[in-house]
RNA sequence: AGAGGCGCGGUAGAGAAUAGUAGCGCGGCACGGGUGCUCAAACACCAAUGGUGGCGUGUGAAAGGUGAUACCGCCGAAGCAAUUUUGCUUUUGAGGGCAGAAACGCUGGGCAAACGGAGAAUAUCCGGUUGACUGUCACAUUUUUUGUGGAGUGCU
Numbered sequence: 001a002g003a004g005g006c007g008c009g010g011u012a013g014a015g016a017a018u019a020g021u022a023g024c025g026c027g028g029c030a031c032g033g034g035u036g037c038u039c040a041a042a043c044a045c046c047a048a049u050g051g052u053g054g055c056g057u058g059u060g061a062a063a064g065g066u067g068a069u070a071c072c073g074c075c076g077a078a079g080c081a082a083u084u085u086u087g088c089u090u091u092u093g094a095g096g097g098c099a100g101a102a103a104c105g106c107u108g109g110g111c112a113a114a115c116g117g118a119g120a121a122u123a124u125c126c127g128g129u130u131g132a133c134u135g136u137c138a139c140a141u142u143u144u145u146u147g148u149g150g151a152g153u154g155c156u
Base pairs, nucleotide, nucleotide: 001156002155005075007074008073009072010071011070012069015066023059024058025057026056027055029053030052031051033046034045035044036043037095038094039093040092041091042090078107079106080105083102084101085100086099087098088097089096108134109133111131112130113129115127116126117125118124136150137149138148139147140146
């Protein structure tokens, strides 16, 4: 420097779905306060001209995720569970969520299946297991084919 191929990642993205959902207005019923992610305690705020929950009715979103297509960077491309740690989520403690960092470890690559997790989702993503396929090297071979095995800190 180069190769593997539904190859990897990033940005934008019509659209689909989220969803006739959340919210808001009106009505009525029940309760007797409620909000700040959950629990406990504080603190702050709203409040009977009201609050919470369900029901009916009218109106009615958005974010994350996906995404035809286009462009960009590339071939440990990149991804990942748990741990540690930083910040945000009103304060403290425990837990959860979001974003980042470090070290360690695993994975050659994509695909399919069932299982598990996330998700509104039968989309999609993640995890290991299994299976064939594929690229590469080594060994053997019925030598130009087939088999077995290894890993990218590889191979040419």

Model confidence (mean pLDDT): 78 of 100.
A computed fold for a 156-nucleotide RNA from a mouse gut metagenome, annotated as Lysine riboswitch aptamer.
It matches the Rfam family "Lysine riboswitch aptamer". About the family: Riboswitches are metabolite binding domains within certain messenger RNAs that serve as precision sensors for their corresponding targets. Allosteric rearrangement of mRNA structure is mediated by ligand binding, and this results in modulation of gene expression. This family includes riboswitches that sense lysine in a number of genes involved in lysine metabolism, including lysC.